[in-house]
RNA sequence: CAGAAUGUAGCGCAGUGGUAGCGUAUCUGCUUUGGGAGUAGAAAGUCGUGUGUUCGAAUCACACCAUUUUGA
Numbered sequence: 001c002a003g004a005a006u007g008u009a010g011c012g013c014a015g016u017g018g019u020a021g022c023g024u025a026u027c028u029g030c031u032u033u034g035g036g037a038g039u040a041g042a043a044a045g046u047c048g049u050g051u052g053u054u055c056g057a058a059u060c061a062c063a064c065c066a067u068u069u070u071g072a
Stems, first nucleotide, its partner, number of pairs: 001071007010024004018055001026042005048064005
């Protein structure tokens, strides 16, 4: 310098145009003498940034940023 992949809750990940979810962790209640385990519930997201397409975008297009990777 060129190509490719990835970016979604604290962490690990799903979600291929129509309400943004799962596991784990965190908090609260119940259970227990207490802890652990179990159980019920809650909170936590500008979906990397911006622009565009669309009635509607995490999803499609373009540019940029970060990380990883391949080649020179």
Background:
RNAcentral holds the sequence, with entries from ENA. Predicted 3D model of a 72-nucleotide RNA (transfer RNA) from Didymosphenia geminata. The source organism's lineage runs through Eukaryota, Bacillariophyta, Bacillariophyceae, Cymbellales and Didymosphenia.